[in-house]
This is a predicted structure of a 72-nucleotide RNA (transfer RNA) from a Minisyncoccota bacterium.
It matches the Rfam family "tRNA". Rfam's curators write: Transfer RNA (tRNA) molecules are approximately 80 nucleotides in length.
Its mean pLDDT, the model's own confidence on a scale to 100, is 81.
NCBI's taxonomy places the organism under Bacteria, Bacillati, Minisyncoccota.
RNA sequence: GCACCCGUAGUUCAACGGAUAGAAUAGAGGAUUGCGGAUCCUUUGGUCCAAGUUCGAUUCUUGGCGGGUGCA
Numbered sequence: 001g002c003a004c005c006c007g008u009a010g011u012u013c014a015a016c017g018g019a020u021a022g023a024a025u026a027g028a029g030g031a032u033u034g035c036g037g038a039u040c041c042u043u044u045g046g047u048c049c050a051a052g053u054u055c056g057a058u059u060c061u062u063g064g065c066g067g068g069u070g071c072a
Stems, first nucleotide, its partner, number of pairs: 001071007010025004018055001027043005048064005
């Protein structure tokens, strides 16, 4: 340089173009306990950026940014 793939909570992953973007784990609060741990309940927190298509975009298209793989 060229081609391909990926980008969603702190982390690991879901989400036929349509409901309030869910789950586990982590964080916070509470219950329990002599104190912790474990367990149970509640709760906080996210779509990489900008355009486009669409009644409607996490999803489709284009560009950018970042990461990875292959070839040179």